[in-house]
RNA sequence: CCAGAGGGCCGGGCGGCCGCGGCUCCCGCGUAAGCGGGGGGCGAGGAAAGUCCGGGCUCCACGGAACGACGGUGGCGGGUAACGCCCGCCGGGGGCGACCCCAGGGACAGUGCAACAGAGAGUAUACCGCCCACGCUUCGGCACGGGUAAGGGUGAAAGGGUGCGGUAAGAGCGCACCGCGCGGCUGGUAACAGCGGCGGCAUUGCAAACCCCACCGGGAGCAAGACCGAAUAGGGACGGCACAUGCGCCUCGUUCCGGCGCGUCGUCCGGGUUGGUUGCUUGAGGCGGCGCGCGAGCGUCGUCCUAGAGGAAUGGUCGCCCAUCCCCGAAAGGGGUGGACAGAACCCGGCUUACAGGCCCUCUGGCGCU
Numbered sequence: 001c002c003a004g005a006g007g008g009c010c011g012g013g014c015g016g017c018c019g020c021g022g023c024u025c026c027c028g029c030g031u032a033a034g035c036g037g038g039g040g041g042c043g044a045g046g047a048a049a050g051u052c053c054g055g056g057c058u059c060c061a062c063g064g065a066a067c068g069a070c071g072g073u074g075g076c077g078g079g080u081a082a083c084g085c086c087c088g089c090c091g092g093g094g095g096c097g098a099c100c101c102c103a104g105g106g107a108c109a110g111u112g113c114a115a116c117a118g119a120g121a122g123u124a125u126a127c128c129g130c131c132c133a134c135g136c137u138u139c140g141g142c143a144c145g146g147g148u149a150a151g152g153g154u155g156a157a158a159g160g161g162u163g164c165g166g167u168a169a170g171a172g173c174g175c176a177c178c179g180c181g182c183g184g185c186u187g188g189u190a191a192c193a194g195c196g197g198c199g200g201c202a203u204u205g206c207a208a209a210c211c212c213c214a215c216c217g218g219g220a221g222c223a224a225g226a227c228c229g230a231a232u233a234g235g236g237a238c239g240g241c242a243c244a245u246g247c248g249c250c251u252c253g254u255u256c257c258g259g260c261g262c263g264u265c266g267u268c269c270g271g272g273u274u275g276g277u278u279g280c281u282u283g284a285g286g287c288g289g290c291g292c293g294c295g296a297g298c299g300u301c302g303u304c305c306u307a308g309a310g311g312a313a314u315g316g317u318c319g320c321c322c323a324u325c326c327c328c329g330a331a332a333g334g335g336g337u338g339g340a341c342a343g344a345a346c347c348c349g350g351c352u353u354a355c356a357g358g359c360c361c362u363c364u365g366g367c368g369c370u
Base pairs, nucleotide, nucleotide: 001366002365003364004363005362006361007360008359009358010357012321013320014319015318016317017316018315020043021042023040024039025038026037027036028035029034045341049352050351052350053349054348055347056346057221058220059219060218070217071216072215073214074213075089076088077087078086079085090104091102092101093100094099105212106211110210111209112206113205114204127152128151129148130147131146132145135142136141160178161177162176163175164174165173179201180199181198182197184195185194186193187192225278226277227276228275235269236268237267238266239265240264241263246262247261248260249259250258285304286303287302288301289300290299291298292297325336326335327334328333
């Protein structure tokens, strides 16, 4: 210098003017609630997003335990409030390498599936071929009976692999090594690894097919929930006034007598609409030092307070500068453009997805120079 791998960070800067939402201080007015003026300080993100996991908080439900159903998770150890997250390790796969990827328990508990091609697909199979015997022959072969699974062919997959021996040709038929299975020893907390022994050895693949095993799991969500609560209409209780020559009811009609209610006013109670207050931002918090740990992280000390709106503020404009992109130019340079994705809504830990451009650190492979 070229090509790459892993990780961290930023994501326009400075200034002027005019605004917006909270907080706070001062002054004036006001009994107060509050109103007016002025000053200070704060005011989106790394993802605020998707709402996919895990929690805090709140309400509802629930006697305990076991079993079942449903859903989820799935190598081992650790971190954490918890997790399906993170760290370290193991096993498998990919890359020359730095490094990356893996739903990574069980296929002798049972059931099921394996398309197309192919002779044969799980009870293995015999198309071409190889070998033997017999027959025919125009000597090229043909037909029939048997053996075989080394070679060819099909397929994602052909019932262990390589080599030597063996054989008519072959074959775990025999042997060595590799692989597999069983049991042992050693190392490791463990997943697992290494070593030697035994067994000639199929036991195919698929569980993001049913299923089996182990572990975990109440429901709904700040529009949760709590408090205050005007006027009008309506409900209930008590009391005052009025109380009729009226109306309704007290089993059908008439009459008489009686009872209750229908009116109005006041006080209180309960429910509850518009509305207001709260929950509401100090929290598993940020930064720095030291200690422990390979690491995720933990402990301790110091320091900081950093949005809380409620149809919802966080904006507009101007000047200078930097990056990007476009055009002209051989270059130097000149001109134009003008900031990616996006935007809090109870809070926190993660994951995933979107993102113009830029900076830093470590490492790998190659080339050149010393």